[in-house]
Molecule: c-di-GMP-I riboswitch aptamer
Organism: uncultured Methylomonas sp.
């Protein structure tokens, strides 16, 4: 420098839910809390799902603007044993 098995050890992250707060909303942030995770680190590029607005008699549908990285793919970065 490259590869990155296994999850022994030492560790890491943190679902649902509760509280506070922001947002019309999907949802976000902080604290508590652990369902799980070997990239459950980062990125909204492509799908998918969800929200708002408009058109259409409602819904479906279409367009625009958003949300979700713990929905899938993709891009990118990293740790440990060993070689």
């Nucleotide at each position: 420098a490259a590869u990155g098995a296994u999850a022994g050890a030492g560790g890491c992250c943190a679902a649902a839910c509760c509280u506070a707060u922001c947002g019309u909303g999907a949802g976000g942030u902080a604290g508590g809390g652990a369902c799980g995770g070997a990239a459950a680190g980062c990125u909204a590029c492509a799908g998918a799902a969800c929200u708002u607005u408009u058109a259409a008699a409602u819904a479906c549908u279409a367009a625009a603007a958003g949300u979700u990285g713990g929905c899938u793919g993709a891009g990118u970065u990293g740790c440990a044993a060993a070689u």